[in-house]
The prediction has a mean pLDDT of 87. The part of an RNA shown here (small-subunit ribosomal RNA, central domain) has 350 nucleotides and comes from an uncultured prokaryote. The RNAcentral record of the full RNA draws on ENA.
Context: one part of a larger RNA
RNA sequence: CUGGGCUUAAAGCGUACGCAGGCGGAUAUGUAAGUACCUUGUGAAAUCCCACGGCUCAACCGUGGAACUGCUUGGUAAACUACAUAUCUUGAGAUCGGUAGGGGCCAUCGGAACGAUAGGUGGAGCGGUGAAAUGCGUAGAUAUCUAGAGGAACGCCCAAGGGGAAGACAGGCAGCUGGGCCGAAUCUGACGCUCAGGCACGAAAGCGUGGGUAGCGAACGGGAUUAGAUAUCCCGGUAGUCCACGCCGUAAACGAUGUGUACUAGAUCGUGGAGGUUUUGACGCCAUCACGGUCGAAGCAAAAGUAUUAAGUACACCGCCUGGGGAGUACGGUCGCAAGAUUAAAACUC
Numbered sequence: 001c002u003g004g005g006c007u008u009a010a011a012g013c014g015u016a017c018g019c020a021g022g023c024g025g026a027u028a029u030g031u032a033a034g035u036a037c038c039u040u041g042u043g044a045a046a047u048c049c050c051a052c053g054g055c056u057c058a059a060c061c062g063u064g065g066a067a068c069u070g071c072u073u074g075g076u077a078a079a080c081u082a083c084a085u086a087u088c089u090u091g092a093g094a095u096c097g098g099u100a101g102g103g104g105c106c107a108u109c110g111g112a113a114c115g116a117u118a119g120g121u122g123g124a125g126c127g128g129u130g131a132a133a134u135g136c137g138u139a140g141a142u143a144u145c146u147a148g149a150g151g152a153a154c155g156c157c158c159a160a161g162g163g164g165a166a167g168a169c170a171g172g173c174a175g176c177u178g179g180g181c182c183g184a185a186u187c188u189g190a191c192g193c194u195c196a197g198g199c200a201c202g203a204a205a206g207c208g209u210g211g212g213u214a215g216c217g218a219a220c221g222g223g224a225u226u227a228g229a230u231a232u233c234c235c236g237g238u239a240g241u242c243c244a245c246g247c248c249g250u251a252a253a254c255g256a257u258g259u260g261u262a263c264u265a266g267a268u269c270g271u272g273g274a275g276g277u278u279u280u281g282a283c284g285c286c287a288u289c290a291c292g293g294u295c296g297a298a299g300c301a302a303a304a305g306u307a308u309u310a311a312g313u314a315c316a317c318c319g320c321c322u323g324g325g326g327a328g329u330a331c332g333g334u335c336g337c338a339a340g341a342u343u344a345a346a347a348c349u350c
Stems, first nucleotide, its partner, number of pairs: 004321003007304002012318001014201002017198001021194003025088007033081002035077004041071002049065006091191001092188003095184005103177003108172002110154001114150001117147005125136002162169001206247006215241002220236004258317006266295008275286003299306002323350003332343004
């Protein structure tokens, strides 16, 4: 140096975009950098290896050969890689015609529930628990009716369902806007794949400034429980939860499974499309593309399992792992208002 791995044993970056780099479809012609063969020079001696010889043998030594797998000169070849030129359409993209959707942003409207406020009725309890008490209530509560104001969340539909790169996304309607899928086969003609750095997005909690605050509710107070009870249970309740703008950049950010391409039995269900068949039409049947599930053969796997949505068979590129603890810590760097994040050891010990 090569050789092993990453669902669950250590190990896939949370996700995407993407410069450099790596890799890259079909045909023809040329060049000859890589490549192959021949060849020139060199590759000191000793050593190693082979043969023969000299010390009685051996170690050791002498002579000759081989080797020195390398670099280099010239030539030949042109399959492959590379480069140049020309062409192609199946990869990729565009165009046209359709199509589904909680994809995103912004504005506005709605009903149910809820607590509070004002008023009516009414008159003794309500609430809460395993049981209670704190709490609320004759200054009229709970219950019930009416009115206007308020904030947050959108029941049923809702599903093995949908769209999104992921995080995440659900009341109605309007505006702006991203992407997908199907069909046509009109155009471009390899424009592709992956991606260290980089850049963007990124739940919850948390932070800054300003607003808002119905319900819930860290902290905190009280009542219980208990030997105690810094908890569980109950009564209250501030940050927060909500909005705008700006930070933070982490999660069991999970399919614990990187992305792309090709190939490899079947069966069945769902979502979206276009087609054929029968028909007035619908349903059905047949084959098909994309997506989402279940079962299952071969294969794979330590097994569990996985199995065309691979963890199978291969290729390209990136990331990561190397016994447990110390430790995702210290120090230093970078980032951050901070909290901290990121990069990341060693001694020592088993």